Molecule: transfer RNA
Organism: Candidatus Micrarchaeota archaeon
RNA sequence: GGGCUCGUGGCGCAACGGUAGCGCGUUUCGUUCGCAACGAAAAGGUUGCGGGUUCAAAUCCCGCCGAGUCCA
Numbered sequence: 001g002g003g004c005u006c007g008u009g010g011c012g013c014a015a016c017g018g019u020a021g022c023g024c025g026u027u028u029c030g031u032u033c034g035c036a037a038c039g040a041a042a043a044g045g046u047u048g049c050g051g052g053u054u055c056a057a058a059u060c061c062c063g064c065c066g067a068g069u070c071c072a
Stems, first nucleotide, its partner, number of pairs: 001071007010024004018055001026042005048064005
């Protein structure tokens, strides 16, 4: 330098054009003398950045940035 894959809550991942969810974690409440475990609830996301297509974009297209991998 070129090809391919990827970038979504604190972490790991879904959602494959139509209200962004799940697990873990965090906070609060209940249970306990207290902790853990368990049960209930809540908060937490401008979907890496910019532009385009579309009635509608995390999703499709283009550019950039970053990570992984292969080739040279």